[in-house]
């Protein structure tokens, strides 16, 4: 190499003699958008007035597990950043006869739409990558001890 993992079984079949691979179809899976009923129609304050009243402050959504909270730096004390320590969630692996459950070691991120989408039949649209582990076997190269 082998065997594994994460994720959407990101995969199967077709595609002029063969074999590979783009394009493209089909299936399988997974996402968006899209009616009726129903939801919803913000949030603090102030008061001759409780109101059809003035002030302020606020876009809003989509994959995704990847939300929320504290301290500290920088910074006008704000915001944005950036570092630590939790943290809803999540993977993986063991232990459990299964379930619930417990331990262990990690994740707890990015990105995309553009002022616009609540649910949602019917119907239209899109995806189908990417990223990791890692015995064995070879082979360099460093580092540390020994002589």
């Nucleotide at each position: 190499a082998a065997c594994g993992c994460c994720g959407a079984c990101g995969c199967g079949c077709c595609c002029u003699g063969c074999g590979c691979g783009c394009c493209g179809g089909c299936g399988g899976c997974g996402g968006g958008g899209g009616a009726a009923c129903c939801a919803c129609c913000g949030c603090g304050g102030a008061c001759c007035u409780u109101g059809u009243u003035c002030c302020g402050c606020u876009g809003g959504g989509g994959c995704g597990a990847g939300u929320c909270g504290g301290c500290u730096c920088c910074g006008a004390u704000c915001a944005c950043g950036a570092g630590c320590c939790g943290u809803a969630g999540c993977g993986u692996c063991g232990c459990u006869u299964u379930c619930c459950g417990c331990g262990a070691c990690g994740c707890g991120a990015g990105c995309c739409c553009g002022u616009c989408a609540g649910c949602u039949c019917a119907c239209c649209c899109c995806g189908u990558a990417g990223g990791c582990g890692g015995u064995c076997c070879g082979u360099c190269a460093c580092a540390u001890g020994u002589u």